[in-house]
RNA sequence: AAUUGACAAAGGCAAACUCGUCGAAAGAUGGGGACGCAAAACUACCGGUCUAAGGGCGUUUAUCGUCUAUGACAGCGGAGUUGCCACA
Numbered sequence: 001a002a003u004u005g006a007c008a009a010a011g012g013c014a015a016a017c018u019c020g021u022c023g024a025a026a027g028a029u030g031g032g033g034a035c036g037c038a039a040a041a042c043u044a045c046c047g048g049u050c051u052a053a054g055g056g057c058g059u060u061u062a063u064c065g066u067c068u069a070u071g072a073c074a075g076c077g078g079a080g081u082u083g084c085c086a087c088a
Stems, first nucleotide, its partner, number of pairs: 003088001004086002012037002017032006035075001041081003045078003048073003054068005
């Protein structure tokens, strides 16, 4: 330095739920809270998934149905970048 991640050590992050805020929603964010995570650190590049304001179409004109990201998810998978420690 690389692989790998154990019977280690020091730590880190924080699911669901809940309160507040933003948002049309998905979701994000601050507090509480821990299901879990060796990258559950960062990046929407590829695939996938979620939402449908706006726009299109339809129609029984109903706060209707349907199609569509420019919106979102990094704790869905891949890819890229960076990082602690060391049984082996």